Predicted 3D model of an 88-nucleotide RNA (c-di-GMP-I-GGC riboswitch aptamer) from an Aggregatilineales bacterium. Rfam family: c-di-GMP-I-GGC riboswitch aptamer. Its Rfam clan is "c-di-GMP_I riboswitch clan". The coordinates come from a structure-prediction model, not an experiment, and the mean pLDDT is 88.

[in-house]
RNA sequence: GACGAACGGGCAAACCCGGUGAAAGCCGGGGACGCAAAGCUAUGGGUCUACCGCUGAACCCUCAGCCACGACCGCCAGGCUGCCGAAC
Numbered sequence: 001g002a003c004g005a006a007c008g009g010g011c012a013a014a015c016c017c018g019g020u021g022a023a024a025g026c027c028g029g030g031g032a033c034g035c036a037a038a039g040c041u042a043u044g045g046g047u048c049u050a051c052c053g054c055u056g057a058a059c060c061c062u063c064a065g066c067c068a069c070g071a072c073c074g075c076c077a078g079g080c081u082g083c084c085g086a087a088c
Base pairs, nucleotide, nucleotide: 003085004084010035011034015030016029017028018027019026020025033074039080040079041078043077044076045075046072047071048070053066054065055064056063057062
């Protein structure tokens, strides 16, 4: 450098409770499906949401479509950093 057996320790999906937000989601507690970067980073792609905005309908109740500046790194790739140490 690469790789992932063992040991030690680490993280924590779904779901439940509380908080927050328009929503996606996020935070705290419980809980473990999994994870060797499931540590950090929205840079490229992707996905989710649509308060606001735009368009149309309706006409003062709203409805439909579009849209990221919102969100996800436990979707893929890139970048930065890092614990343990058998075999190869």